Record summary: The prediction has a mean pLDDT of 81. A computed fold for a 522-nucleotide part of an RNA from an uncultured prokaryote, annotated as small-subunit ribosomal RNA, 5' domain.

[in-house]
Context: one part of a larger RNA
RNA sequence: GAUUGAACGCUGGCGGUAUGCUUAACACAUGCAAGUCGAACGGUAACAGGCAAAGCUUGCUUUGCGCUGACGAGUGGCGGACGGGUGAGUAACGCGUAGGAAUCUGCCUUAUAGUGGGGGAUAGCCCGGAGAAAUCCGGAUUAAUACCGCAUACGCCCUACGGGGGAAAGUUGGGGAUCUUCGGACCUGACGCUAUUGGAUGAGCCUGCGUUAGAUUAGCUUGUUGGUGGGGUAAUGGCCUACCAAGGCAACGAUCUAUAGCUGGUCUGAGAGGACGAUCAGCCACACUGGGACUGAGACACGGUCCAGACUCCUACGGGAGGCAGCAGUAGGGAAUAUUGGUCAAUGGGCGAAAGCCUGAUCCAGCAAUACCGCGUGUGUGAAUAAGGCCUGAGGGUUGUUAAACUUCUUUUGACAGGGAAGAAAACGGCCAUGCGUGGCUAACUGACGGUACCUGUAGAAUAAGCACCGGCUAACUCCGUGCCAGCAGCCGCGGUAAUACGGAGGGUGCAAGCGUUGUCC
Numbered sequence: 001g002a003u004u005g006a007a008c009g010c011u012g013g014c015g016g017u018a019u020g021c022u023u024a025a026c027a028c029a030u031g032c033a034a035g036u037c038g039a040a041c042g043g044u045a046a047c048a049g050g051c052a053a054a055g056c057u058u059g060c061u062u063u064g065c066g067c068u069g070a071c072g073a074g075u076g077g078c079g080g081a082c083g084g085g086u087g088a089g090u091a092a093c094g095c096g097u098a099g100g101a102a103u104c105u106g107c108c109u110u111a112u113a114g115u116g117g118g119g120g121a122u123a124g125c126c127c128g129g130a131g132a133a134a135u136c137c138g139g140a141u142u143a144a145u146a147c148c149g150c151a152u153a154c155g156c157c158c159u160a161c162g163g164g165g166g167a168a169a170g171u172u173g174g175g176g177a178u179c180u181u182c183g184g185a186c187c188u189g190a191c192g193c194u195a196u197u198g199g200a201u202g203a204g205c206c207u208g209c210g211u212u213a214g215a216u217u218a219g220c221u222u223g224u225u226g227g228u229g230g231g232g233u234a235a236u237g238g239c240c241u242a243c244c245a246a247g248g249c250a251a252c253g254a255u256c257u258a259u260a261g262c263u264g265g266u267c268u269g270a271g272a273g274g275a276c277g278a279u280c281a282g283c284c285a286c287a288c289u290g291g292g293a294c295u296g297a298g299a300c301a302c303g304g305u306c307c308a309g310a311c312u313c314c315u316a317c318g319g320g321a322g323g324c325a326g327c328a329g330u331a332g333g334g335a336a337u338a339u340u341g342g343u344c345a346a347u348g349g350g351c352g353a354a355a356g357c358c359u360g361a362u363c364c365a366g367c368a369a370u371a372c373c374g375c376g377u378g379u380g381u382g383a384a385u386a387a388g389g390c391c392u393g394a395g396g397g398u399u400g401u402u403a404a405a406c407u408u409c410u411u412u413u414g415a416c417a418g419g420g421a422a423g424a425a426a427a428c429g430g431c432c433a434u435g436c437g438u439g440g441c442u443a444a445c446u447g448a449c450g451g452u453a454c455c456u457g458u459a460g461a462a463u464a465a466g467c468a469c470c471g472g473c474u475a476a477c478u479c480c481g482u483g484c485c486a487g488c489a490g491c492c493g494c495g496g497u498a499a500u501a502c503g504g505a506g507g508g509u510g511c512a513a514g515c516g517u518u519g520u521c522c
Stems, first nucleotide, its partner, number of pairs: 001522001004519001006518005013375006019368002021333001027330002030328003035078003040075002043071002047069003050065007085286003094211007103203002108199002111196005116150001118148002126139005156164003170191006178185002212258003219249003224246008261283004265276004288309005311322004339365001341364002347361001348359004378409001380407001388399004415458005423449001466511005471492003477506005487494002
């Protein structure tokens, strides 16, 4: 000199853009952060409508009916493996980079074939019981795109002209004739379902090289190194197991110890290098601590489950409930780090045929000079060079060769008033019977931010300057006080009676909504 996720002191007008627990991976009150589908299903707790009945206050009350819109709880499907957080662990195929073969892949997409015929349950509801609660038990009954067989079978397996073992589900829109138990059958469109094929995407695995310090850590290793048989996995492999052999690693640093998430990058530097890894992006790991599996295309799963532990809470003492390293917020720790805000309008995600619902992701607003950038705090004229202050060789000098007053101009910012965006046009709907494709025409709705940005007008200099320093380095000097005291100090050093170095004043210098100090790193 540059830098910063900074802090502290004094001061503080506005706007834009960023950033904001670096410490206790400490403990958490409260609210919200993952739901959705009635076009899979039986149904009807609530709301609304309709129909029927009764009552009377003659237009509302009650009751009944799932008939309709819808829909609590439940069965079922998809999603809760994404998105969001944190950096404890990890010196490792964890990450980076370059390759590889023995793999899987829901939704999406390409293509082929099929979607035939049956069955038995179960939740809910109802009845009964236990319990303070959480919840649990028994009985009867019921549905499905839930579950299980049969048929068929391209690909699969075996001892291969043969044999073996294997699949599926329906829902909904429209409809001429025919049949009909008036529900439908049947035809057709859409969405599904089953098997297989290729792709895309995502994921798992293996390898070369690179990746902190210590030898005051020198030997380490028994599933250890390799083989064979078997098991296991989606898949290779001591991944596991039985047997056999006795190997494998290491001074080019094994093992052990300490420290640490890695990278793109960031800071600095002419570069080489050094330091760092906040925000943003990619990968990894973790979810109170430790362990385990289940479900599933995908997890050994932050807001799932089981066991153990510590801690907290409820209890009728028998037994139960919980996990903010999600967003806010609280306590604590600390020099130190924000609102228990708004909205799904946009972007994106989940579910759904859609309308739509959900979304503390996101987009916005609030707080903070925390950083960077921009703007302002006025302008012209005006000398008796006023008074006052300070200094003085007492003449004067300086503040101040215009500063102020006086007048002149302007109105950024701020105040008030008016106008006022872009971000939002797709999706979607209607007309051509329905559906799909192509083309054409056309209406309406949707903005959290937002009393926004921006523009115009009104009045009026009106609302807006501090901080550090002045011995040398280093730009800027005098007086008073103090008297090796009080104090200053980055280094050299100042102070013991004339201190440009301490404290105050006047004056000056440098930066400026900041200035200085402290810390960090180059």